[in-house]
Molecule: transfer RNA
Organism: Oscillospiraceae bacterium
């Protein structure tokens, strides 16, 4: 420097142009003689900007990070 891939709650991660789910962890409750495990219920998310479209997490362009090839 060129070229691919990856970016979704705190963590791992699913999924798709039309509500963003899951597991774990976090808090609150019930349970217990206390912890612990179970149980119920809550908060918190699609790197970042701009484009298309009625609507973009998806599709395009840019641009940050990491990742892997080439030179």
């Nucleotide at each position: 420097g060129c070229c691919g891939g990856u970016g979704u709650g705190g963590u791992u991660u699913a999924g798709u142009g039309g509500c963003a789910g899951a597991a774990u962890g976090c808090c609150a409750g019930c349970u217990u003689c206390c912890c612990a495990a179970g149980c119920u219920g809550g908060a918190g998310g699609g790197g970042c900007g701009g484009g298309u479209c009625c609507g973009a997490u998806c599709c395009c362009c840019g641009u940050c990070a990491c990742c892997g090839g080439c030179u």